[in-house]
A computed fold for a 390-nucleotide RNA from uncultured Donghicola sp., annotated as Bacterial RNase P class A. Model confidence (mean pLDDT): 75 of 100. It matches the Rfam family "Bacterial RNase P class A". Gene Ontology terms of the family: tRNA processing, dimeric ribonuclease P complex and ribonuclease P activity. The family is grouped with related families in Rfam's "RNaseP clan". Rfam classes the family as a ribozyme. Rfam describes the family as follows. Ribonuclease P (RNase P) is a ubiquitous endoribonuclease, found in archaea, bacteria and eukarya as well as chloroplasts and mitochondria. RNAcentral holds the sequence, with entries from MGnify.
RNA sequence: GAGGGCUGGAUGGCCGCGGCCCCGGAUACUAUCCGGGAUCGAGGAAAGUCCGGACUCCGGGAAGCAAUGGUGCCGGGUAACUCCCGGGCAGGGAAACCUGACGGAUAGCGCCACAGAGAACAGACCGCCGUGGUUACGACUGCGGCAAGGGUGAAACGGUGGGGUAAGAGCCCACCGGGGGACUGGCAACAGGACCCGCACGGCAAGCCCCACCAGGAGCAAUGCCAAAUAGGGAUUUCGCGUGGGCUGAUCUUUCGGGAUAUCGCCACAGGGCUGCUUCCGUCCAGAAAUCCGGGUUGGCAGCUAGAGGCGUCGCGGCAACGCGGCGUUUAGAUGAAUGGUCAUCCAUGGGGGUUCGCCCCUUGGACAAAAUCCGGCUUAUAGGCUCUC
Numbered sequence: 001g002a003g004g005g006c007u008g009g010a011u012g013g014c015c016g017c018g019g020c021c022c023c024g025g026a027u028a029c030u031a032u033c034c035g036g037g038a039u040c041g042a043g044g045a046a047a048g049u050c051c052g053g054a055c056u057c058c059g060g061g062a063a064g065c066a067a068u069g070g071u072g073c074c075g076g077g078u079a080a081c082u083c084c085c086g087g088g089c090a091g092g093g094a095a096a097c098c099u100g101a102c103g104g105a106u107a108g109c110g111c112c113a114c115a116g117a118g119a120a121c122a123g124a125c126c127g128c129c130g131u132g133g134u135u136a137c138g139a140c141u142g143c144g145g146c147a148a149g150g151g152u153g154a155a156a157c158g159g160u161g162g163g164g165u166a167a168g169a170g171c172c173c174a175c176c177g178g179g180g181g182a183c184u185g186g187c188a189a190c191a192g193g194a195c196c197c198g199c200a201c202g203g204c205a206a207g208c209c210c211c212a213c214c215a216g217g218a219g220c221a222a223u224g225c226c227a228a229a230u231a232g233g234g235a236u237u238u239c240g241c242g243u244g245g246g247c248u249g250a251u252c253u254u255u256c257g258g259g260a261u262a263u264c265g266c267c268a269c270a271g272g273g274c275u276g277c278u279u280c281c282g283u284c285c286a287g288a289a290a291u292c293c294g295g296g297u298u299g300g301c302a303g304c305u306a307g308a309g310g311c312g313u314c315g316c317g318g319c320a321a322c323g324c325g326g327c328g329u330u331u332a333g334a335u336g337a338a339u340g341g342u343c344a345u346c347c348a349u350g351g352g353g354g355u356u357c358g359c360c361c362c363u364u365g366g367a368c369a370a371a372a373u374c375c376g377g378c379u380u381a382u383a384g385g386c387u388c389u390c
Base pairs, nucleotide, nucleotide: 001390002389003388004387005386006385007384009346010345011344012343013342014341015340017041018040019039021037022036023035024034025033026032027031043368047379048378050377051376052375053374054373055219056218057217058216060281061280062279063278064277065276068215069214070213071212072211073087074086075085076084077083088102089100090099091098092097103210104209108208109207110204111203112202125150126149127146128145129144130143131142132141133140134139158176159175160174161173162172163171178197179196180195183192184191185190223302224301225300226299233293234292235291236290237289238288239287242269243268244267245266247265249264250263251260252259253258271285272284273283274282309330310329311328312327313326314325315324316323317322347366350363351362352361353360354359
């Protein structure tokens, strides 16, 4: 310097709170109150509400498409995850380690300010070379060639060296770099000796987008029960309210053999609704859906605490995360919200003084902070102390 673990005041007395249990008593009808005893009572983050679930209710179901959102190297773990473990690659660091902007830039679109000649298949400002003209001999200028040198910039269309050239340029060569198929190692991401290639078209996708995979909604103020009260309130809009069958069930009628009737029941079809669209199934139906105004209820109980339980320890498997098994132990559950106050001793930090260097005295006074359905993570805050590894 880096990575990890534990702790984050202790003990005792007195008084005061909340829960479960036990004892006694009162009231009176099963509930309430009083007294006593014993026992338990806020975190590593309880915070953030960022992920994932358990649980509860709603959505009629299935398949496909679309939309919207999320994740993004490989292999494992987990109930699951954007989490954890191991590995690969890239970057930072002297290193131990840390970080992840980790699929695709050849499907398409878009952006790269300013500066600069030029910012993607670009470009000539200063320049270099060849040739002609002018000249006051300092230089100026026309044409042609160049992009190696300099400059601008975050970044300039490979780098170094050599050859070649009028001067240059992957123009050619060596090495590096880049790309490519085959081969080897590895489950894989990837890595690698030898071989070949034309010397070659920047960056940003945490810009839209493409690709792969996943995803119903809301949340304990969920939800359920009891009690009580009110106005079974009012208004508006959209799509619909259909067709057929005589099946005797209903109804009517009968000379008791039957007949009539589409009104009810029943059946079939169609139609409307249940989903952003399509198909199928199911279901409801004269209904289905939407909007606005107004009124009552603000009470009690449950949910409520071992729920993928927690903690300690041992064994086996695994690099590990973790999994399997044995033994032991283990009640916070409030509801305007309990878990506090005080005294004494000890301890920790800082300061001062003394010292026979053993310690003593005085003073200060312990960070971040507080359960509210629960759990697995992540992120943020954190005085001080102990310890392990590199």